[in-house]
The RNA shown here (transfer RNA) has 73 nucleotides and comes from a Planctomycetota bacterium.

């Protein structure tokens, strides 16, 4: 320095031909228990790395940037 893959929720991760942003697990509240755990039922948590573009509409097309991984030198 140059090539690939990735980047979405606190954590692992989904989301096909572009149109409702999800799903366990962790977190709150209620049941049940003497308790606690399990186990039920309800709930909260998101500028989808950033920045512009395209487009009636972008997690998803394009550019650029950023930061991890890996591979060549």
């Nucleotide at each position: 320095g140059g090539g690939g893959a990735c980047g979405u929720a606190g954590c692992u991760c989904a989301a096909u031909u572009g149109g409702g942003a999800g799903a366990g697990c962790a977190c709150g509240u209620g049941g049940u228990u003497u308790g606690c755990a399990a186990c039920c039922a309800c709930g909260a948590g998101g500028u989808u790395g950033c920045c512009g573009g395209u487009u009636c509409g972008a997690u998803c097309c394009c550019g650029g940037u950023c930061g991890u991984c890996u591979c060549c030198a």
Record summary: It matches the Rfam family "tRNA". Its family is annotated with triplet codon-amino acid adaptor activity in the Gene Ontology. By type it is a transfer RNA. Model confidence (mean pLDDT): 81 of 100. The sequence is in RNAcentral, with records from ENA.